[in-house]
Order: sequence, then structure tokens, then C1' cells
RNA sequence: CCAAGAUACUAGCAAACCACCGGCGACGGUGGGACGCAAAGCCACGGAGCCCUUGAGGCUAGCCGGGUUACCUAA
Repeated sequence: CCAAGAUACUAGCAAACCACCGGCGACGGUGGGACGCAAAGCCACGGAGCCCUUGAGGCUAGCCGGGUUACCUAA
């Protein structure tokens, strides 16, 4: 450096659900809450699903692939 990933270490994220707020909506934000996550960090590029005012439109990165950055370390 590459690959891999423990009943290890350190740090981290947070599904469902609830409250409030934003959005026509998919859904998002904040707080609570933990089902899970070794990229569940970031990017809508390809596929997929979804929404609407159906188009040079939008949403999902916790559906898969891809790109990119990064912590720890046994076999």
C1' cells in the first nucleotide's frame, strides 16, 4: 500500500414508532427512541422503487452497482 474484518480498542451513525416544523406529495429537519450498520460518511452517474403540477421535474445514498474521502486491527 492492497485485501479482509473479532464476542478486540477508540470514536460514530440511527430503522420502526412518538412530538413539533417544512413540503401538494414521495420525503426532509429537530428532539426523543434503537431495529440494525465496518462506510448506515459524501455524490442521483447506471439500474430499481416511489411522488407530482408528466418534464430539461422531484424523492430514496438504511434497495443494488459505481465514484470519492476516512477511523481501528487480530486471524

Background:
c-di-GMP-I riboswitch aptamer from a Fimbriimonadaceae bacterium, 75 nucleotides, folded computationally. Rfam family: c-di-GMP-I riboswitch aptamer. From the family's description: GEMM was predicted in a large-scale screen for bacterial structured RNA regulatory elements. The model forms 94% of the base pairs in the Rfam consensus. Lineage of the source: Bacteria > Bacillati > Armatimonadota > Fimbriimonadia > Fimbriimonadaceae.